This is a predicted complex of two RNAs, RNase P RNA and transfer RNA, with 450 nucleotides together.
[in-house]
RNA sequence: GCGGCAGUCUGUUCUAUCGACUGGUUUUCGAACCAGUAGGAAAGUCCGGGCAACACAGGGCACCGUGCUUCCUAACGGGAAGGGGUGUAGCCAGCAAUGGCUGCAUCACAGAAAGUGUCACAGAAACAAACCGCCUCUUCGGAGGUAAGGGUGAAACAGCGGGGUAAGAGCCCACUCGUGUUGUGGUGACACAACAUUGGGAUAAACCUCACGGGUUGAAAGACCAAAUAAACCCAGGCCAAAAGCGGCCCGCUUCGUGGCUUCGGCCAGUCUGGGAGGGUAGGUCGAUGGAGCGCAAUUGUGAAAUUGCGCCUAGAUGAAUGAUAGAAACUCAAUUAGUUGAGUACAGAACCCGGCUUAUAGGGCUGCCAUUUUU
RNA sequence: GGCGAGGUAGCUCAGUUGGUUAGAGCGUAGGAUUCAUAACCCUAAGGUCGGCGGUUCAAUUCCGCUCCUCGCUA
Numbered sequence: 001g002c003g004g005c006a007g008u009c010u011g012u013u014c015u016a017u018c019g020a021c022u023g024g025u026u027u028u029c030g031a032a033c034c035a036g037u038a039g040g041a042a043a044g045u046c047c048g049g050g051c052a053a054c055a056c057a058g059g060g061c062a063c064c065g066u067g068c069u070u071c072c073u074a075a076c077g078g079g080a081a082g083g084g085g086u087g088u089a090g091c092c093a094g095c096a097a098u099g100g101c102u103g104c105a106u107c108a109c110a111g112a113a114a115g116u117g118u119c120a121c122a123g124a125a126a127c128a129a130a131c132c133g134c135c136u137c138u139u140c141g142g143a144g145g146u147a148a149g150g151g152u153g154a155a156a157c158a159g160c161g162g163g164g165u166a167a168g169a170g171c172c173c174a175c176u177c178g179u180g181u182u183g184u185g186g187u188g189a190c191a192c193a194a195c196a197u198u199g200g201g202a203u204a205a206a207c208c209u210c211a212c213g214g215g216u217u218g219a220a221a222g223a224c225c226a227a228a229u230a231a232a233c234c235c236a237g238g239c240c241a242a243a244a245g246c247g248g249c250c251c252g253c254u255u256c257g258u259g260g261c262u263u264c265g266g267c268c269a270g271u272c273u274g275g276g277a278g279g280g281u282a283g284g285u286c287g288a289u290g291g292a293g294c295g296c297a298a299u300u301g302u303g304a305a306a307u308u309g310c311g312c313c314u315a316g317a318u319g320a321a322u323g324a325u326a327g328a329a330a331c332u333c334a335a336u337u338a339g340u341u342g343a344g345u346a347c348a349g350a351a352c353c354c355g356g357c358u359u360a361u362a363g364g365g366c367u368g369c370c371a372u373u374u375u376u
Numbered sequence: 377g378g379c380g381a382g383g384u385a386g387c388u389c390a391g392u393u394g395g396u397u398a399g400a401g402c403g404u405a406g407g408a409u410u411c412a413u414a415a416c417c418c419u420a421a422g423g424u425c426g427g428c429g430g431u432u433c434a435a436u437u438c439c440g441c442u443c444c445u446c447g448c449u450a
Stems, first nucleotide, its partner, number of pairs: 001372001003370008012329007020037007039347001043358002046356005051218004058251004063214005068082005083109001084107010110209002115207002117203003131150002133146005158176002161173003177199001178197008222286004233276007243255003258269004293312008330345006377449007386402004395433001404420004426442005
């Protein structure tokens, strides 16, 4: 320098003419002037909140979510740093099993000794055993021992080397792995060391257990004003016991909580709750953008970030504005000696707001790794 | 803007770690029957279970993301 992989940032600007919307100022009420006007994902609606409503204020269960440690954050299933596991490349130690270091990738990373399930088919056997084989005996039918070797399988019950044995087996020795205890270091997950020990699987994105957290609904949520109509009609239940009250249940709490007549069966009126059918309205204001906001600098921190100081105000529509035309600049590619010419510019449009995740993306920049070439 | 369902044979639909065999009806092809056709009967073919990834020994089924279709919402 070229190529590949991964991560991350950015992803158009200016002038002129005309036009649209919002806010402000002025107005001779015609309008004029000034400022501003769609993203990194505005998307998917996967998460967390702010905000609003459910008259007030609670508890429990069910149900749902998260899951290594520490920190950041308003919070999160997000982010930073670290620990551990798995896979892979290279190197090293070792007889070997195995272990260590570095790099890359990845993890949906609590618990299998609380319990219940599942492990099909194959295989002798999948929580319990012997098909082939090996050894011993034999009346030659077989009996006994064995689990090192072979076979089946995703997995066969610690592993390698040596000894020992009739043949074998942690049966014994040393080493390695696992488990337990103690000590040291660390905020912690954990790491290291010593000693002891024969030490029987997998699966919880199976039910479940443990720890922590969660009320529901959702701006077309909600609040207010104006106008109009029939607070009329029907059904059920209640009016001292039921009913209703945010969404599944229970408890608790709260709200409404009458009168007359009566032959005692009930009737009438009123009121409360739920439902049915019908009538009126479809107009306007708010919510609606000053924020967990943005930019710059300094300090602290490994970092995510935090603190302090200074500065800025940058869409608010509501059948839906943020545009059209022309030129130039910027970026990229191709051709060209330069000059220059031509072509291209992706994914895609706010609708209560904010922080994340995921997905789409022409081109450009930065960082890391791999491989290759050239030079010193 | 928000809420909720679905995708399986040419078509309409069941099935859903309930395990390694994916089904029914209609349709298609063939056979049989009939003078011929239809009906009835028999046989056969036809399937990336929308796509990608993950968990698991094993995924139509469990989980995540994504594509498409449909419904509701003063």

The coordinates come from a structure-prediction model, not an experiment, and the mean pLDDT is 75.